RNA sequence: UGGGUGACUAGCUCAACGGUAGAGCAUCGGACUCUUAAUCCGCUGGUUCUGAGUUCGAAUCUCAGGUCACCCAU
Numbered sequence: 001u002g003g004g005u006g007a008c009u010a011g012c013u014c015a016a017c018g019g020u021a022g023a024g025c026a027u028c029g030g031a032c033u034c035u036u037a038a039u040c041c042g043c044u045g046g047u048u049c050u051g052a053g054u055u056c057g058a059a060u061c062u063c064a065g066g067u068c069a070c071c072c073a074u
Base pairs, nucleotide, nucleotide: 001073002072003071004070005069006068007067008066011025012024013023014022019056028042029041030040031039049065050064051063052062053061
């Protein structure tokens, strides 16, 4: 450098038959405690990598691009 495969969703790790985008952890608030930690309760947090297409409806299907990982060739 070329080709192939896979991945990209909340701060992190990951779910989500084409039909209201969720969980755990973390953050924040509270309870408990002499205090801290642990534990328990609750809240907040999303341009689903970007752009377009198909569809009544797209995180999901199609196309192009970007980034990362792996494999092959050079």
This is a predicted structure of a 74-nucleotide RNA (transfer RNA) from Tolypothrix tenuis PCC 7101. Its mean pLDDT, the model's own confidence on a scale to 100, is 81. NCBI's taxonomy places the organism under Bacteria, Bacillati, Nostocales, Tolypothrix, Tolypothrix tenuis. Rfam family: tRNA. Gene Ontology term of the family: triplet codon-amino acid adaptor activity. Rfam classes the family as a transfer RNA. The RNAcentral record of the sequence draws on ENA.